Source information
Predicted 3D model of a 158-nucleotide RNA (glmS glucosamine-6-phosphate activated ribozyme aptamer) from a Selenomonadales bacterium. NCBI's taxonomy places the organism under Bacteria, Bacillati, Bacillota, Negativicutes, Selenomonadales. Its Rfam family is "glmS glucosamine-6-phosphate activated ribozyme aptamer". Rfam's curators write: This entry contains a glucosamine-6-phosphate activated ribozyme that is found in the mRNA for GlmS. GlmS is an enzyme that uses fructose-6-phosphate and glutamine to generate glucosamine-6-phosphate. By type it is a riboswitch.
């Protein structure tokens, strides 16, 4: 260095909480599903997002739910400027718009998980986990289609 083999980890709608609810046990007593303590449990269901450096902070889209998906914290692929790239045929400045699948809008297309139902597994319990059945969405997407996308300059092919 390289192969193989085991584990562990795999990267963000994500993680975490000292508020809140809530379960157990213990103690108080004013006997309230009240108060203290102690151990824990909940705290967001997926789609989509990453050119490179600063800087910013409630940073996209729908699904359940209509009682917590609350509330607070950090984080982050958002945005902004600059640079680099794509496209507006090529080349250069501006400009416009976007990030390698690299302009814009309409129209028409596809796409999920949780919920929800059945088992099964852990837990005293709050709640947690698996599997399985069968749906449904917006965006972003789509050389499906139609539209519409620069100024100058200076040069080349048709």
């Nucleotide at each position: 260095u390289a192969a193989u083999a085991a584990c562990a980890g795999u990267u963000a709608g994500c993680g975490c909480u000292g508020g809140u609810g809530c379960u157990u046990g213990c103690c108080g007593c004013u006997u309230g599903c009240c108060g203290g303590c102690a151990a824990g449990c909940a705290g967001a269901c997926g789609a989509g997002g990453g050119a490179g450096a600063g800087g910013u902070u409630u940073a996209u889209c729908g699904a359940g739910a209509c009682g917590g998906u609350c509330a607070g914290c950090g984080g982050a692929u958002g945005c902004c400027u600059c640079u680099c790239g794509g496209c507006c045929a090529a080349c250069u400045g501006c400009g416009g718009u976007c990030g390698u699948g690299a302009g814009c809008a309409g129209u028409c297309g596809a796409c999920a998980a949780a919920a929800c139902c059945g088992c099964c597994g852990g837990g005293c319990g709050a709640c947690c986990g698996g599997c399985g059945g069968g749906a449904c969405a917006a965006a972003a997407c789509g050389c499906a289609c139609u539209g519409c996308g620069g100024c100058a300059g200076a040069u080349u092919a048709a």